[in-house]
RNA sequence: UUUGCUGAAGGGCAAACCUUCCGAAAGGUUGGGACGCAAAGCUUCCGAUCUAAGUCCGUUUUAAGCGGAUAAGAUAACGGGGUUACUACG
Numbered sequence: 001u002u003u004g005c006u007g008a009a010g011g012g013c014a015a016a017c018c019u020u021c022c023g024a025a026a027g028g029u030u031g032g033g034a035c036g037c038a039a040a041g042c043u044u045c046c047g048a049u050c051u052a053a054g055u056c057c058g059u060u061u062u063a064a065g066c067g068g069a070u071a072a073g074a075u076a077a078c079g080g081g082g083u084u085a086c087u088a089c090g
Stems, first nucleotide, its partner, number of pairs: 006088002012037002017032002021028002041083003045080003048075003054070006
C1' cells in the first nucleotide's frame, strides 16, 4: 500500500413513537427519542416495494363523483451494483 475478518473505546448515524414545517399521497424536514447500524456515508444504474396529484381509459348527456391503468413522485434503514472513507487487530 492492497485485500480480508473481527470489535466498537474515543467519536458517528438514528427505527418505532411524539413534535414542527413541506407535500395530493407515499414520503421528507425540525426538535426530542433509541430499535438497531462498520458504510444505517454518497449515488436511482438494475431488481423490488410504496404512493397516484397530473395524464389516459371506463361509468355518466356533460360536469362532479366513482372504478381501472400509469412515476415524471418516493424508499440508499428492501436487495444488488458504482463510488468515497475513520480506528484497532490478523

c-di-GMP-I riboswitch aptamer from a Deltaproteobacteria bacterium, 90 nucleotides, folded computationally. It was read from a public genome assembly, where an Rfam model found it. The prediction has a mean pLDDT of 81.